[in-house]
Context: one part of a larger RNA
RNA sequence: GCCUACGAGUUACUCCUCACUGGCAAGGUUAAGGACUUCAGGUCCGCAGCCGAAGCGAAAGCAAGUCUGAAUAGGGCGCAUAGUCAGUGGGGGUAGACGCGAAACCUGGUGAUCUACCCAUGGUCAGGUUGAAGCUCUGGUAACACAGAGUGGAGGACCGAACCCGUUCAUGUUGAAAAAUGUUGGGAUGAACUGUGGGUAGGGGUGAAAGGCUAAUCAAACUGGGAAAUAGCUCGUACUCCCCGAAAUGCAUUUAGGUGCAGCGUUGAGGUAGAGUUAUAUAGAGGUAGAGCUACUGAUUGGGCUAGGGGGCUUCACCGCCUACCAAACCCUGACAAACUCCGAAUGCUAUAUAAUAUACUCAGCAGUGAGGGCGCGGGUGCUAAGGUCCGUGUCCGAGAGGGAAAGAACCCAGACCAUCAGCUAAGGUCCCUAAGUACAUGCUAAGUUGAUCUAACGUUGUCUGAUUGCACUGACAGCUAGGAUGUUGGCUUGGAAGCAGCCAUUCAUUUAAAGAGUGCGUAACAGCUCACUAGUCGAGCGAUCGGGCGUGGAUAAUAAUCGGGCAUAAGCAUGACACCGAAGCUAUGGACUCCGUAAGGAGUGGUAGGGGAGCAUUCUAGUCGCGCUGAAGCGGAAUUGCGAAUUUCCGUGGAGCGUCUAGAAAAGAAAAUGUAGGC
Numbered sequence: 001g002c003c004u005a006c007g008a009g010u011u012a013c014u015c016c017u018c019a020c021u022g023g024c025a026a027g028g029u030u031a032a033g034g035a036c037u038u039c040a041g042g043u044c045c046g047c048a049g050c051c052g053a054a055g056c057g058a059a060a061g062c063a064a065g066u067c068u069g070a071a072u073a074g075g076g077c078g079c080a081u082a083g084u085c086a087g088u089g090g091g092g093g094u095a096g097a098c099g100c101g102a103a104a105c106c107u108g109g110u111g112a113u114c115u116a117c118c119c120a121u122g123g124u125c126a127g128g129u130u131g132a133a134g135c136u137c138u139g140g141u142a143a144c145a146c147a148g149a150g151u152g153g154a155g156g157a158c159c160g161a162a163c164c165c166g167u168u169c170a171u172g173u174u175g176a177a178a179a180a181u182g183u184u185g186g187g188a189u190g191a192a193c194u195g196u197g198g199g200u201a202g203g204g205g206u207g208a209a210a211g212g213c214u215a216a217u218c219a220a221a222c223u224g225g226g227a228a229a230u231a232g233c234u235c236g237u238a239c240u241c242c243c244c245g246a247a248a249u250g251c252a253u254u255u256a257g258g259u260g261c262a263g264c265g266u267u268g269a270g271g272u273a274g275a276g277u278u279a280u281a282u283a284g285a286g287g288u289a290g291a292g293c294u295a296c297u298g299a300u301u302g303g304g305c306u307a308g309g310g311g312g313c314u315u316c317a318c319c320g321c322c323u324a325c326c327a328a329a330c331c332c333u334g335a336c337a338a339a340c341u342c343c344g345a346a347u348g349c350u351a352u353a354u355a356a357u358a359u360a361c362u363c364a365g366c367a368g369u370g371a372g373g374g375c376g377c378g379g380g381u382g383c384u385a386a387g388g389u390c391c392g393u394g395u396c397c398g399a400g401a402g403g404g405a406a407a408g409a410a411c412c413c414a415g416a417c418c419a420u421c422a423g424c425u426a427a428g429g430u431c432c433c434u435a436a437g438u439a440c441a442u443g444c445u446a447a448g449u450u451g452a453u454c455u456a457a458c459g460u461u462g463u464c465u466g467a468u469u470g471c472a473c474u475g476a477c478a479g480c481u482a483g484g485a486u487g488u489u490g491g492c493u494u495g496g497a498a499g500c501a502g503c504c505a506u507u508c509a510u511u512u513a514a515a516g517a518g519u520g521c522g523u524a525a526c527a528g529c530u531c532a533c534u535a536g537u538c539g540a541g542c543g544a545u546c547g548g549g550c551g552u553g554g555a556u557a558a559u560a561a562u563c564g565g566g567c568a569u570a571a572g573c574a575u576g577a578c579a580c581c582g583a584a585g586c587u588a589u590g591g592a593c594u595c596c597g598u599a600a601g602g603a604g605u606g607g608u609a610g611g612g613g614a615g616c617a618u619u620c621u622a623g624u625c626g627c628g629c630u631g632a633a634g635c636g637g638a639a640u641u642g643c644g645a646a647u648u649u650c651c652g653u654g655g656a657g658c659g660u661c662u663a664g665a666a667a668a669g670a671a672a673a674u675g676u677a678g679g680c
Base pairs, nucleotide, nucleotide: 001680002679003678004677005676006675011095012094013093015092016091017090018089019088020087021086022085023084024083027051028050029049033045034044035043036042055062056061065077066076067075068074098236099235101233105226106225107224108223109222110221116200117199118198119197120196121195122194123193124192125190127159128158129157130155134151135150136149137148138147139146163187164186165185169182170181171180202218204214205213206212239615240614241613242612243611244610249262250261251260252259253258263369264368265366266365267364268363269362270361276357277356278355279354280353281352282351283350284349290343291341292340297337298336302332303331304330306327308326309325310323311322312321313320372397373396374395375394376393377392378391379390380389381388402413403412404411417591418590419589420588422587423586424585428581429580430579431566432565433564437578440576441575442574443573444572450568451567458553459552460551462550463549464548465547466546467545468544469543470542471541479537480536481535482534483533485510486509487508490504491503492502516531520529521528592605593604594603595602596601616669618666619665620664621663622662623661625659626658627657634653635652636651637650638649639648641646
């Protein structure tokens, strides 16, 4: 892992409540027990008890009323009757109460054959090394001290086997082993190691102390019991079909992943000013969006005017004057506000009327939900960040399959009762993969831009196009040839300043086809080059500004790349029009079921939690009718019937029991619980 078997809403009660069925009814009913008997879950006694028929008040108490109250007021709760007993079912309560599951707590015992420490009594430590004290001798001292040589044999001394330990590395890691093997290493006369016997026991022991050890178990051992502890937690909870179908919100909570009440679902009953929903019309309340502010509150740009202040001048002082300083009020101008409003929508809301539709509401039984999420719109928060967070509003997913978006919970289209080798469409598509146009018309793009993924500010004489405007055959624009002068080196300044450092100006005048008291380069200053301007040559369009379309640069991410791919100059982009494809949508044909309806017929049938209804199968009981050695059950296979759970028949196997129908009763249905046991 598979197979087989087992495996979870049960049972009890003088309990509560509701529905249905039945009996009796202002009443209903017996319990224990007893008697009888045809021995049946029978009949008759048994009236103890219980519920109901009257309530109100804390009570005394009063009573169809009563309590409050001064009240003959108002108000609260009542009265104008239907109950009760039994059965079945749905819920609740008390019990283990749908099943399995703690960590723990308490109580009584069992353990020191492992290990910790202790007590008693025994045992063990190859070999080698070092050479303390003491002593002896010699030297030495006044005597000691002291020195040397010898002797001696001390030490939690040294090296190193046995023995004890476990430092390092490797192997092992479904091991040879639930801690080992090999290598290396530490101690090895000591606080050493070890045999035997004994002691200390669970909030206790023991501990050279690590929360260590206390029998492979230790921040409180093991074992019997309380005990089915408790578990607002996790997991699991078994046949079919039909009808309806949620919620993830509000308030509260030692509450936040739980629960109560309400909301939303379902089933039954009810009846009324027909309440609900949608549309249109009319009438209302309102202060949002917007807008506005010389209409307030506040904030605010520039200017003017002008209190006050600052600064300067003047004065012995008071006055006074000036101010491209700050600035109230006022005027002009520009603009801001969730907690501003002189104004002010659209929607929404309320009411009435009309129309359409079929809900709405109340009571009763039973729930589930109370972690929501994405997207669009209006906001708060945040960074006008987040697949962020918190509200409102709508929608979808949740609980929704199908088609499109390559792939995809919620984006687009569209709501799946079943069948069909029928048709039409939606979104989206029509070169191939791949169903349908290598279709049509007119433009654009040259970047593979693009071709269903995100790019900006800012650049762009890429290209197409619109508008306005200027010059131009009396010759424009561009190019080429020539001129571009004179007063004058204008004046000032300056070392110099001559068109070209700087300042000034009435930047003037003359000759001219035209030529600035000079556009730029240049010189120390001149010079030189050039421009404006003019003529000639050439011969037809040439500039400027503001827009629009498509492109282009900007353009950078981590394993080769790519529009889904191939590929495409259209099979790209834009506009227009026509075909076709395309879904479980719609239609067609047939069928099933539900609801409404007398009928004809009509409407409907996605679905998690959940509510309701109808059935299938298994075992047993009672009755009933049957089958079976001429072959029961069971097993293997084929066909049949039923929407389905399932059923029936036949063939084979098997070898002795089994079934139909009508009722009843349940140890009554397994794929999951790291389920339990067995087998493979």